[in-house]
RNA sequence: GCGGCCGUAGUCUAGUUUGGUUAGGACAUCAGCCUGCCACGCUGACGACCCGAGUUCAAAUCCCGGCGGCCGCACCA
Numbered sequence: 001g002c003g004g005c006c007g008u009a010g011u012c013u014a015g016u017u018u019g020g021u022u023a024g025g026a027c028a029u030c031a032g033c034c035u036g037c038c039a040c041g042c043u044g045a046c047g048a049c050c051c052g053a054g055u056u057c058a059a060a061u062c063c064c065g066g067c068g069g070c071c072g073c074a075c076c077a
């Protein structure tokens, strides 16, 4: 340099193919309940679509560009 895959809360991840109106779950954190205390368990709260642009009535989802990560190939040595 070329190609492929990926990017969603602090962490992991579903949803993307087939666009559809509060973006779901688990762990963590905080508060409460429970307990003699802690842990476990229960309830609640908090918190996210990498950036930009386009298409559309509507974009996490489709198109384009960029950034970052991983893998393969090529080049140099």
Stems, first nucleotide, its partner, number of pairs: 001073007010027004020057001029045005050066003054062001
Model confidence (mean pLDDT): 83 of 100. Transfer RNA from a Candidatus Bathyarchaeota archaeon, 77 nucleotides, folded computationally. It matches the Rfam family "tRNA". From the family's description: Transfer RNA (tRNA) molecules are approximately 80 nucleotides in length. It was read from a public genome assembly.